Predicted 3D model of RNase P RNA and transfer RNA as a complex of 434 nucleotides. It holds a member of the Rfam family "Bacterial RNase P class A". The family's RNA type in Rfam is ribozyme. From the family's description: Ribonuclease P (RNase P) is a ubiquitous endoribonuclease, found in archaea, bacteria and eukarya as well as chloroplasts and mitochondria.
RNA sequence: GUGUUGGGGUAAUCCGUCGCAUCUCAAUUUAUUGAGAUGAGGAAAGUCCGGACAACGCAGGACAGUGUGCCGGUUGAAAAAUCGGAGUGUAGGGGGGAGACGCCCUAUUCAUGGAAAGUGCCACAGAAAGUAAACCGCCUCGUUUUCGAGGUAAGGGUGAAAACGUGCGGUAAGAGCGCACGCCAAUUGGUAGCGAUUCCCGUUGGAGGUAAACCCCACGCGUUGCAAUGCCACGCAGUACGUGUUUUGCCGUAAGGUGAAAAGCGGCGGUCCGUCGCCAGAGCGUAAGUUCUCACGUGCGGGUAGGCAGCGUAGAUAAAUGACGGAUCACGACAGAAUCCGGCUUAUCGCCCCAACCCUGUA
RNA sequence: GGUUUCCUGGCCGAGUGGUUAGGCACAGCUCUGCAAAAGCUGCUACAGCGGUUCGAAUCCGCUGGAAACCU
Numbered sequence: 001g002u003g004u005u006g007g008g009g010u011a012a013u014c015c016g017u018c019g020c021a022u023c024u025c026a027a028u029u030u031a032u033u034g035a036g037a038u039g040a041g042g043a044a045a046g047u048c049c050g051g052a053c054a055a056c057g058c059a060g061g062a063c064a065g066u067g068u069g070c071c072g073g074u075u076g077a078a079a080a081a082u083c084g085g086a087g088u089g090u091a092g093g094g095g096g097g098a099g100a101c102g103c104c105c106u107a108u109u110c111a112u113g114g115a116a117a118g119u120g121c122c123a124c125a126g127a128a129a130g131u132a133a134a135c136c137g138c139c140u141c142g143u144u145u146u147c148g149a150g151g152u153a154a155g156g157g158u159g160a161a162a163a164c165g166u167g168c169g170g171u172a173a174g175a176g177c178g179c180a181c182g183c184c185a186a187u188u189g190g191u192a193g194c195g196a197u198u199c200c201c202g203u204u205g206g207a208g209g210u211a212a213a214c215c216c217c218a219c220g221c222g223u224u225g226c227a228a229u230g231c232c233a234c235g236c237a238g239u240a241c242g243u244g245u246u247u248u249g250c251c252g253u254a255a256g257g258u259g260a261a262a263a264g265c266g267g268c269g270g271u272c273c274g275u276c277g278c279c280a281g282a283g284c285g286u287a288a289g290u291u292c293u294c295a296c297g298u299g300c301g302g303g304u305a306g307g308c309a310g311c312g313u314a315g316a317u318a319a320a321u322g323a324c325g326g327a328u329c330a331c332g333a334c335a336g337a338a339u340c341c342g343g344c345u346u347a348u349c350g351c352c353c354c355a356a357c358c359c360u361g362u363a
Numbered sequence: 364g365g366u367u368u369c370c371u372g373g374c375c376g377a378g379u380g381g382u383u384a385g386g387c388a389c390a391g392c393u394c395u396g397c398a399a400a401a402g403c404u405g406c407u408a409c410a411g412c413g414g415u416u417c418g419a420a421u422c423c424g425c426u427g428g429a430a431a432c433c434u
Stems, first nucleotide, its partner, number of pairs: 001359001003357008012328007020039008041334001045345002048343005053225004060273004065221005070085006086112001087110001089108006096101001113216002118214002120210003135156002137152006164182006183206005189200002192197001229309004238300007245262007264278004280293005364433007373387003381417001389405005410426005
């Protein structure tokens, strides 16, 4: 100096003519004209999270279901963002030790509660994949070409992973078999820290991986969504079927009136409990019963799809900001609101800023 | 605008942790005078990119595309 990657900011500006939508004012043929003002984004997108708001009469409890998962601080309604720590893995450097291993520094990853509560899964290969084991090998005995019996899990092989590791002793050969030192798990006690966690002594053991497997622990969560919800107008054509029950107390001569319980039906998204409402009226009939109205439900058939609110400094409802010319210049990409707000993710031309890296040149 | 479901050979369509069935079509061979039918053989795929895991079509996240419902 050019370039690449990541992050942040910006996202053309001004003038003129014609055209578009809303609002205000004035005129006016009552649906037209004139003037003025205002008129899409950082993502308006994906619809992945959280909320405001609305409805479900009481929305209460439990189960099911579903979400989150190291600690502390700041902002915040939450979700999330951000800062600093702790721990794990990986890489590099330095130092200690016989070795296993451990200490310090730097960079980087993490979807970071529990595998010793339980149940699953780990194909193929391999002798064997979890209270799982003998293929080769080693040792002893017999036989002695072969082969057989017993012992073994230190060495080799398979595999992503093979009965904790290093060293010494011991043994027929070996093995935590014994000792010393490490590592891991649990745990009494103590140290430092707000805390995650760290360090030390002691005791008991040696028990792979996987929970983005079921599950356990802790802390939460009603459901649906402005096309929600509320009001008004218009309009047709209804029809068929089912249910409307049982027991009992009180008043009353009786007719009847009134209350309770059981069963049933209906009422926030699934189930149960709780809770609320309904469980009726008239006629005919001596009675059994039957007809109509009403309430709830199911099937078939028909009509309607309108307006107002919700609704807003853009506020539409097939959906408004476009075209032409000139100047500047960074030559303009991705792309257009539909209830609103805060995040996440994705797309993006050019310019500016920050960081890292490659290449080239110079000192 | 909102809610939900799906994507596997050219087409249809099984498979839900251990390397993807089957059918139709296509190509070649056998048979036939030539074909058809039939038989045998074969080609081609998990929408894309990451992550978990020894291993992913399958489990998780994001991206692209398709369909249905609410009016």